[in-house]
RNA sequence: GGGUCCGUAGCUCAGCCUGGUAGAGCACUUGCCUCUUAAGCAAGGAGUCAGGGGUUCAAAUCCCCCCGGGCUCA
Numbered sequence: 001g002g003g004u005c006c007g008u009a010g011c012u013c014a015g016c017c018u019g020g021u022a023g024a025g026c027a028c029u030u031g032c033c034u035c036u037u038a039a040g041c042a043a044g045g046a047g048u049c050a051g052g053g054g055u056u057c058a059a060a061u062c063c064c065c066c067c068g069g070g071c072u073c074a
Stems, first nucleotide, its partner, number of pairs: 001073007010026004020057001028044005051065004
């Protein structure tokens, strides 16, 4: 340098193919329960979907560029 995959909540990831309210588990916060802790139950907060541009009524999703990382070829 070429090819390919990945980047979404604090962490691990789903959602992308087939555009239409951004989600799950764990963690965190509050409350209940408990002598206390843990466990359990209920509620809640948390996002520039790596970044920029384009297409579209509408983009995490389609197209282009770019940054970082993995694998692979040379």

Annotation:
A computed fold for a 74-nucleotide RNA from Candidatus Tiddalikarchaeum anstoanum, annotated as transfer RNA. The source organism's lineage runs through Archaea, Nanobdellota, Candidatus Nanoarchaeia, Candidatus Tiddalikarchaeaceae and Candidatus Tiddalikarchaeum. Rfam family: tRNA. Rfam links the family to the GO term triplet codon-amino acid adaptor activity. It was read from a public genome assembly.